[in-house]
RNA sequence: CACUCAUCCAGAGGGGCAGAGGGACACGGCCCGACGAAGCCCCGGCAACCGCGCUCGCGCGAGCGGCGAGAGGUGCCAAUUCCGUCCCGCGCGGCUCGACGGCCCGACGCGGGGAAGAUGAGGA
Repeated sequence: CACUCAUCCAGAGGGGCAGAGGGACACGGCCCGACGAAGCCCCGGCAACCGCGCUCGCGCGAGCGGCGAGAGGUGCCAAUUCCGUCCCGCGCGGCUCGACGGCCCGACGCGGGGAAGAUGAGGA
């Protein structure tokens, strides 16, 4: 940092310095913040991606999976990645129809999928 793969509704905060912003970007919403934001440092913690262990399972094998520990490398410690935005389905409302039904509209709800982003492991 082009690219690839996996994961993202769980979990985990105190202190010091600092001094007005912060929740990635844009817009909208909603929050956090002088009872102290960002950032930096110290300590603590969470988790288990890599790495580590296993007299575990599958596979000819490369490997895939399971279990365990947490002294190693990262990461993380308000709110689902805070929510929405694009597409699809359903519901609800609206319009239309004598009705069956149809239509598209919707700053509404639910579900699924994208996009973007974050983190890890590769890769370059």